Overview: Transfer RNA from a Candidatus Methanomethylophilaceae archaeon, 74 nucleotides, folded computationally.
This record gives sequence, structure tokens and C1' cells, in this order.
RNA sequence: GGGCUUGUAGCUCAGCUAGGUAGAGCGUUCGACUCUUAAUCGAACGGCCAAGGGUUCGAAUCCCUUCAAGCCCG
Repeated sequence: GGGCUUGUAGCUCAGCUAGGUAGAGCGUUCGACUCUUAAUCGAACGGCCAAGGGUUCGAAUCCCUUCAAGCCCG
């Protein structure tokens, strides 16, 4: 230098192929239960989806550019 994959909550990931209110588990806080802790159960907290632009009534999702990480080729 060229090609491919990935980037979504504090962490690990789903959702993208088929555009229509952004989810799960873990975590944190509070509560229930318990003599207490643990375990279990319930609730709450938390992301304008890497950045910018375009298409569209509507974009995490489609298109373009850039950035970052990983893999392959030279």
C1' cells in the first nucleotide's frame, strides 16, 4: 500500500441480511425473604448505536468519507 471483519449500556454481546418507540445477561442502588450473610425474587439506574455527510415521511440498520481495533496478502 491492497483486501476482509469488527465498533451498540460500566463489562460481555443480540438487534443490521427484511428501515418503523434500542434489548438480554452480568454490574450498581433500593426493597422483599433471612437472626445475619449468601442464594433467590421484585423494582430502579444506565447507550441520541465510533465520527461526519447523503438517501428516505422515517436510519443502529441502506450508501459515501474518515477514525480506531483485529486478520490476511504484498
About this RNA:
Taxonomically the source falls in Methanomethylophilaceae (Archaea, Methanobacteriati, Thermoplasmatota, Methanomassiliicoccales). Rfam family: tRNA. Rfam classes the family as a transfer RNA.